This is a predicted structure of a 73-nucleotide RNA (transfer RNA) from a Minisyncoccia bacterium. NCBI's taxonomy places the organism under Bacteria, Bacillati, Minisyncoccota, Minisyncoccia.

C1' cells in the first nucleotide's frame, strides 16, 4: 500500500428494514426476606463509533471517516 471481517449499556450478548418500550445475562442502586452477611425475589438505572445518502420508515441497506483484528505485498 491492497483486500476481507468487526464496532450495540461498566462487561458479554440477541437483532437481518416496521409501529409501543432495542433482547437477555452480568453489574450498580433501592426495597422485601434474614439477628447480620450471602443467596433468593421485586422495582429501577444504563447502549446502537462518527458524518452523509437511500427509503414513508435504518442498529439493520449504500458511501466515507475513525478504531480493532486477520490475510497478501
Nucleotide at each position: 500500500g491492497g483486500c476481507g471481517c468487526c464496532a450495540u449499556a461498566g462487561u458479554c450478548u440477541a437483532g437481518u428494514g416496521g409501529u409501543c418500550a432495542a433482547u437477555g445475562a452480568u453489574g450498580c442502586a433501592a426495597g422485601a426476606c434474614u439477628u447480620u452477611c450471602a443467596a433468593u425475589c421485586u422495582u429501577g438505572c444504563g447502549a446502537c463509533u462518527u458524518g452523509g445518502g437511500u427509503u414513508c420508515a435504518a442498529a439493520u441497506c449504500c458511501c466515507a471517516a475513525u478504531g480493532g483484528c486477520g490475510c497478501c505485498a